Model confidence (mean pLDDT): 81 of 100. Transfer RNA from an Actinomycetes bacterium, 75 nucleotides, folded computationally. Rfam family: tRNA. By type it is a transfer RNA. The organism belongs to Actinomycetes, within Bacteria.
RNA sequence: GCCGCCUUAGCUCAAUGGCAGAGCAACGCACUCGUAAUGCGUAGGUUGAGGGUUCGACUCCCUUGGGCGGCUCCA
Numbered sequence: 001g002c003c004g005c006c007u008u009a010g011c012u013c014a015a016u017g018g019c020a021g022a023g024c025a026a027c028g029c030a031c032u033c034g035u036a037a038u039g040c041g042u043a044g045g046u047u048g049a050g051g052g053u054u055c056g057a058c059u060c061c062c063u064u065g066g067g068c069g070g071c072u073c074c075a
Stems, first nucleotide, its partner, number of pairs: 001071007010024004018055001026042005048064005
């Protein structure tokens, strides 16, 4: 330099172009002598960034950042 894959909540990951979700973690309440466990609930997102297409984009297109893997010495 070229090719492929990944990028979404604190972490691990979902989501067929039609309300952005789950598990764990955090916080609150219940339970308990107390803690853990368990149950119920709450909060947490510029979907890496910018632009485009569309009535509508995590999803499709373009540019670009980061990570991982592979290939290559032609001019």